[in-house]
Context: one part of a larger RNA
RNA sequence: GAGUAACGAAAAGAUCAGUGAGAAUCUGAUCCGCCGAAAGCCUAAGGGUUCCUGAGGAAGGUUCGUCCGCUCAGGGUAAGUCGGGACCUAAGGCGAGGCCGAAAGGCGUAGUCGAAGGACAACAGGCAGAAAUUCCUGUACCACCAAACACCGCUAUGAGCGAUGGGGUGACACAGUAGGGUAGGGACGCAAGCUGAUGGAAGUGCUUGUCCAAGCAGUGAGGCUGGUGUGCAGGCAAAUCCGCACACGAUGAAAGCCGGGCUGUGACGGGGAGUGAAAAUAGCAGUAGCGAAGGUCUUGAUCUCACACUGUCAAGAAAAGCCUCUAGCCAGGUGCAGGUGCCCGUACCGCAAACCGACACAGGUAGGCGAGAAGAGAAUUCUAAGGCGCGC
Numbered sequence: 001g002a003g004u005a006a007c008g009a010a011a012a013g014a015u016c017a018g019u020g021a022g023a024a025u026c027u028g029a030u031c032c033g034c035c036g037a038a039a040g041c042c043u044a045a046g047g048g049u050u051c052c053u054g055a056g057g058a059a060g061g062u063u064c065g066u067c068c069g070c071u072c073a074g075g076g077u078a079a080g081u082c083g084g085g086a087c088c089u090a091a092g093g094c095g096a097g098g099c100c101g102a103a104a105g106g107c108g109u110a111g112u113c114g115a116a117g118g119a120c121a122a123c124a125g126g127c128a129g130a131a132a133u134u135c136c137u138g139u140a141c142c143a144c145c146a147a148a149c150a151c152c153g154c155u156a157u158g159a160g161c162g163a164u165g166g167g168g169u170g171a172c173a174c175a176g177u178a179g180g181g182u183a184g185g186g187a188c189g190c191a192a193g194c195u196g197a198u199g200g201a202a203g204u205g206c207u208u209g210u211c212c213a214a215g216c217a218g219u220g221a222g223g224c225u226g227g228u229g230u231g232c233a234g235g236c237a238a239a240u241c242c243g244c245a246c247a248c249g250a251u252g253a254a255a256g257c258c259g260g261g262c263u264g265u266g267a268c269g270g271g272g273a274g275u276g277a278a279a280a281u282a283g284c285a286g287u288a289g290c291g292a293a294g295g296u297c298u299u300g301a302u303c304u305c306a307c308a309c310u311g312u313c314a315a316g317a318a319a320a321g322c323c324u325c326u327a328g329c330c331a332g333g334u335g336c337a338g339g340u341g342c343c344c345g346u347a348c349c350g351c352a353a354a355c356c357g358a359c360a361c362a363g364g365u366a367g368g369c370g371a372g373a374a375g376a377g378a379a380u381u382c383u384a385a386g387g388c389g390c391g392c
Base pairs, nucleotide, nucleotide: 013031014030015029016028017027018026032389033388034387035386040369041368042367046349047348050347051075052074053073054072055071056070060068061067080141081140082345083344084343085342087118088117092113093112094111098107099106100105122139123138124137125136126135142341143340144339145338149335150334151333152332160329161328165325166324167323168322169321173312174311175310176309179305180304181303184299185298186297187296188295189210190209191208192207193206194205195203211270212269215265216264217263218262219261222258223257224256225255227248228247229246230245231244232243234242235241274290275289313316355364356363371383372382373381374380
């Protein structure tokens, strides 16, 4: 220079009360305003205690501060079923032997790792200052062990198990149409509460609420698949399995598989607007307790049946798992009461003041849910739930 510029989105604050040494900034109440395919909710990555409670005010906070993602202390993350591992493989990595190379090392077979892909058993409600598909209540399911009892088999007329082997399945692109169903929404009805200090409103008024899963049993829109017998140089051995050939029979049936949903049960349960104690009324409390209605119609998905069907050409993972077949093993096996169930993650932020940007930075950040009125619409405007008024 200069007590000058600036104090980081123009979504906006106001009043009263409280606390306190001290209040524009903290807390509470009543209004006002902003977002509402978001500025709400869930969650991955990343961060790592920032979460909750009590206390504090030096510094950090672009002002203030009694407040805080700050400081100090104490507390908080509970799983057979959620995610990962004890399962599988992809690109890719490593790599016994091996090949190559002055050395270091490079490549690579068998193999072994590697996931947001495949496989795989739990739902509803409640509770806390901070955790919940994890705790609790109710109702389930999966794997393994298994008494008594029941059934099957016991030396081959063999119950049961069964490959590291064979076969099938798993198993896949893109586009498009139609249909079934559900979530969700709306209206009427029903139930509970309210009744207006000012011009009117006891009415055909207003407000609020009008539900519930997995599992088990039944049913089932729709989709897919032909059956039996004989034979055989194929599937590295074998096969009753697959494949091939032939014969008979069947025309879209029967049967089998998949299958959203619906009905019953689960539920004499839960939840529920509302109502509402005691102690003390200053907080603890709208807490404990009690608890109504829950029917019909309509709309309707981007969700589901399901890459199911149709079409197209650029022709669209693998392995485990599962089913089946033998090779083989074998004298016990199955059902059931009951029992057992390991390791890691789990707090909190997560379009952000907690991540990436040197900052409490108008930038960036994968996925899911995403209501109402008007509307073709996730556009746009105004609103609900919910969250904020952007720290002079």
This is a predicted structure of a 392-nucleotide part of an RNA (large-subunit ribosomal RNA, domain III) from Paenibacillus larvae subsp. pulvifaciens. Taxonomically the source falls in Paenibacillus larvae (Bacteria, Bacilli, Caryophanales, Paenibacillaceae).